Transfer RNA from a Nitrososphaerota archaeon, 75 nucleotides, folded computationally.
RNA sequence: GCCCGAGUGGUGUAGCGGCUAGCAUGCGAGCCUGUCACGCUCGCGACCCGGGUUCGAGUCCCGGCUCGGGCGCCA
Numbered sequence: 001g002c003c004c005g006a007g008u009g010g011u012g013u014a015g016c017g018g019c020u021a022g023c024a025u026g027c028g029a030g031c032c033u034g035u036c037a038c039g040c041u042c043g044c045g046a047c048c049c050g051g052g053u054u055c056g057a058g059u060c061c062c063g064g065c066u067c068g069g070g071c072g073c074c075a
Stems, first nucleotide, its partner, number of pairs: 001071007010025004018055001026044006048064005
C1' cells in the first nucleotide's frame, strides 16, 4: 500500500429501514438478612466522525479514524 471484518452505556453484547435503542455486568437508592453475600424492586448511563439516499438511518451507500485478520513492498 491492497483486500476482508468490526466499531452501540464504564465493560461485554443484541438490534427488523419506522421505539422510550434491549440484555448482562457496573454504579446509586431501597427491600430482604442478626451481618455479609445471594436474591428482588426502582433509577443512572450508549449508537466512532463527516457527508449521501430516504417521508424516516444505529441499520443502506461513500469518505475518514481506530482495532483485528490476510496479502504485498522496503530492509

Taxonomically the source falls in Nitrososphaerota (Archaea, Thermoproteati). Rfam family: tRNA. Rfam classes the family as a transfer RNA. About the family: Transfer RNA (tRNA) molecules are approximately 80 nucleotides in length. The coordinates come from a structure-prediction model, not an experiment, and the mean pLDDT is 82.